c-di-GMP-I riboswitch aptamer from Peptococcaceae bacterium UBA5752, 76 nucleotides, folded computationally. Model confidence (mean pLDDT): 81 of 100. NCBI's taxonomy places the organism under Bacteria, Bacillati, Bacillota, Clostridia, Peptococcaceae. It was read from a public genome assembly, where an Rfam model found it.
[in-house]
RNA sequence: UAUAGAUAAUAGCAAACCCAUCGAAAGAUGGCGACGCAAAGCUACAGGGCCUCUGAAAUGGCAGCCAGCUCCCAAA
Numbered sequence: 001u002a003u004a005g006a007u008a009a010u011a012g013c014a015a016a017c018c019c020a021u022c023g024a025a026a027g028a029u030g031g032c033g034a035c036g037c038a039a040a041g042c043u044a045c046a047g048g049g050c051c052u053c054u055g056a057a058a059u060g061g062c063a064g065c066c067a068g069c070u071c072c073c074a075a076a
Base pairs, nucleotide, nucleotide: 005073012037013036018031019030020029021028022027035064041069042068043067047066048065049062050061051060
């Protein structure tokens, strides 16, 4: 230095289940709990994709699908 990421150090997040609240639903928030994560940090009409609703379509959602932007550490 970071295109290579460890049986290292420090710190962090928290899937499913269950409970409460909100919502038509998808889903969200909080609690509990750790399946996992080096970006599981941020970004959702204005990149793609997916979910819900619908006769069809999102004007509703998902960033823990890809993506964009930013970032801690630093062995071989």